Predicted 3D model of a 72-nucleotide RNA (transfer RNA) from a Patescibacteria group bacterium. It was read from a public genome assembly. Rfam family: tRNA. The family's RNA type in Rfam is transfer RNA. Rfam describes the family as follows. Transfer RNA (tRNA) molecules are approximately 80 nucleotides in length. Its mean pLDDT, the model's own confidence on a scale to 100, is 82.
[in-house]
RNA sequence: CGGGCCGUAGCGCAGGGGUAGCGCGCAUCGUUCGGGACGAUGAGGUCGCUGGUUCAAAUCCAGUCGGCCCGA
Repeated sequence: CGGGCCGUAGCGCAGGGGUAGCGCGCAUCGUUCGGGACGAUGAGGUCGCUGGUUCAAAUCCAGUCGGCCCGA
């Protein structure tokens, strides 16, 4: 310098045009000798960033930043 993959909740990951979900974790309550286990309820993310396309973008396009890999 060129190419590919990845970036979504505290952590690990789904979702590939119609206002984002699962597991673990966290909070409250129940249960309990008990702050564990189990059960119920709930909080938490403008989807790396900036533009563009579209009635509508996490999703499509361009650029850019970071990580990993391949080539020179």